Background: This is a predicted structure of a 98-nucleotide RNA (Guanidine-I riboswitch aptamer) from Levilactobacillus spicheri DSM 15429. It matches the Rfam family "Guanidine-I riboswitch aptamer". Gene Ontology term of the family: regulation of gene expression. Model confidence (mean pLDDT): 84 of 100. The model forms 100% of the base pairs in the Rfam consensus.
[in-house]
RNA sequence: UAAAUGGCUUUCUAGGGUUCCGCGACACGGUCGGUCUGGUCCGAGAGAAAGCCCCGGAUCUUAGAUUCGGCACACGGAAGGGAAAAAGCCUGGGAGAU
Numbered sequence: 001u002a003a004a005u006g007g008c009u010u011u012c013u014a015g016g017g018u019u020c021c022g023c024g025a026c027a028c029g030g031u032c033g034g035u036c037u038g039g040u041c042c043g044a045g046a047g048a049a050a051g052c053c054c055c056g057g058a059u060c061u062u063a064g065a066u067u068c069g070g071c072a073c074a075c076g077g078a079a080g081g082g083a084a085a086a087a088g089c090c091u092g093g094g095a096g097a098u
Stems, first nucleotide, its partner, number of pairs: 007052006015042002020039002022036001023033004054070007073093001075096001079091003
């Protein structure tokens, strides 16, 4: 200097808005309000937990099984997307910065 890898899923949370529910107001079979705590809903690469994958050690009945351990680090716009809408979602371990 260059390349590769830095994995996947589920549940939850930070966060998010307003389809539906609830709540509130009103000219009340509805209209409006998220500058309504909430339930449904969306939801983290840089949040948590668990499982799987992968890697290493040991043992065994050795195409494998069991068990122990490892799976690090990570500052970050704007703009666009987003079947309700928005978001720490996606673009994105991006552009940049160190």